[in-house]
A computed fold for a 74-nucleotide RNA from a Fusobacteriota bacterium, annotated as transfer RNA. The coordinates come from a structure-prediction model, not an experiment, and the mean pLDDT is 81. It matches the Rfam family "tRNA". Rfam links the family to the GO term triplet codon-amino acid adaptor activity. The sequence was found in a public genome assembly.
RNA sequence: GCCGAUAUAGCUCAGCUGGCUAGAGCAUACGGUUCAUACCCGUAGGGUCAGAAGUUCGAAUCUUCUUAUCGGCA
Numbered sequence: 001g002c003c004g005a006u007a008u009a010g011c012u013c014a015g016c017u018g019g020c021u022a023g024a025g026c027a028u029a030c031g032g033u034u035c036a037u038a039c040c041c042g043u044a045g046g047g048u049c050a051g052a053a054g055u056u057c058g059a060a061u062c063u064u065c066u067u068a069u070c071g072g073c074a
Stems, first nucleotide, its partner, number of pairs: 001073007010026004019057001028044005050066005
């Protein structure tokens, strides 16, 4: 330099045949339970879906460019 993959909550990930308020587990906080702790149960907080532009009534999802990481070829 060329090609490909990945980027979504603090962490690991789902969602990618476009549709109404973006989800799960773990973690965190609070409550229940317990003599107490742990386990268990419940509730809550936490996201400009890597960044920008475009298409569309509507974009995490489609298109283009950029950035970062990983892999392959040279």